About this RNA:
c-di-AMP riboswitch aptamer (ydaO/yuaA leader) from an Opitutaceae bacterium, 173 nucleotides, folded computationally.
[in-house]
RNA sequence: UGGAUACGCUUGCCUAAGCCGUCGCCGCUUCCUCGGUGCCGGCACGGGGGACCCAAAUUUCCGUCGCGCUCUCUCGCGGCGGACGGGGCGAACGGACGCAGGCAACUGCGCCCAAGGCGACCUUCCAGCGCCAAGCCCGUCAGCUAACCUCGUCGGCCAAUGGAAGGGUGAUC
Numbered sequence: 001u002g003g004a005u006a007c008g009c010u011u012g013c014c015u016a017a018g019c020c021g022u023c024g025c026c027g028c029u030u031c032c033u034c035g036g037u038g039c040c041g042g043c044a045c046g047g048g049g050g051a052c053c054c055a056a057a058u059u060u061c062c063g064u065c066g067c068g069c070u071c072u073c074u075c076g077c078g079g080c081g082g083a084c085g086g087g088g089c090g091a092a093c094g095g096a097c098g099c100a101g102g103c104a105a106c107u108g109c110g111c112c113c114a115a116g117g118c119g120a121c122c123u124u125c126c127a128g129c130g131c132c133a134a135g136c137c138c139g140u141c142a143g144c145u146a147a148c149c150u151c152g153u154c155g156g157c158c159a160a161u162g163g164a165a166g167g168g169u170g171a172u173c
Stems, first nucleotide, its partner, number of pairs: 003173003007170002012157003018043004023038005044153006054143001060083009085141001086138004094113002097110005116132004121167007
């Protein structure tokens, strides 16, 4: 690498969250081996930042005052005051309604719907059920992005599944 066979949560599986090496410590039993753990190093994997080229883009809204038009309305210009940033991880996006604050723009909270996501090896199709639709971070700044820089390598696996097809993985030969 190919083929065959039984089995299917531990022989492993989901996730980026793994592998290897030196040394030290602990445990079985002194050494070897094995298992656990720690420092360091390497590889691998995942996220973010970051050129040219390319892509995209030239900005808003509310209140008030003045002027102009044509008194009002509307519109334009200017002054003053106010509101709203943007981005990243992630499925967690968008909208209706209610309450509170505000003259307004708008903000906060609640509730309902809902883009979307999850249900344990993966994908597709059919039927069906349940749950989530959060939170955190950067700090006015980030499109893409070679070089380069930077961060992370957690946590879980008897649960809503049934049917069909395909694939993967581990064990033995």
Annotation:
The sequence was found by an Rfam model in a public genome assembly.